[in-house]
RNA sequence: UUUUGAAAAAGGCAAACCUUUCGAAAGAAAGGGACGCAAAGUCACCGGCCUAAGGGAUCUGACCUAGGGUAGCGGGACCGCCGGA
Numbered sequence: 001u002u003u004u005g006a007a008a009a010a011g012g013c014a015a016a017c018c019u020u021u022c023g024a025a026a027g028a029a030a031g032g033g034a035c036g037c038a039a040a041g042u043c044a045c046c047g048g049c050c051u052a053a054g055g056g057a058u059c060u061g062a063c064c065u066a067g068g069g070u071a072g073c074g075g076g077a078c079c080g081c082c083g084g085a
């Protein structure tokens, strides 16, 4: 440097759910809590998915739309611990 995660060690993160706060919502943050994770570390660049405040359409119908979100949906980029080859 490339590749890999069988067994280890040091450790790390934390789903659902509960509480509080923020938010129009999706969702996020903090505390508790562990379903899982070898990148469940960082970034919305590409695709997907969620929401629809504002805007648009309609004209009372519930539709379209992301500058909102999701990195624990996939791809990509950057960076990184331990062990094997």
Base pairs, nucleotide, nucleotide: 002085003084004083005082012037013036017032018031019030020029021028022027035072041078042077043076045075046074047073048070049069050068054065055064056063
Molecule: c-di-GMP-I riboswitch aptamer
Organism: Seongchinamella unica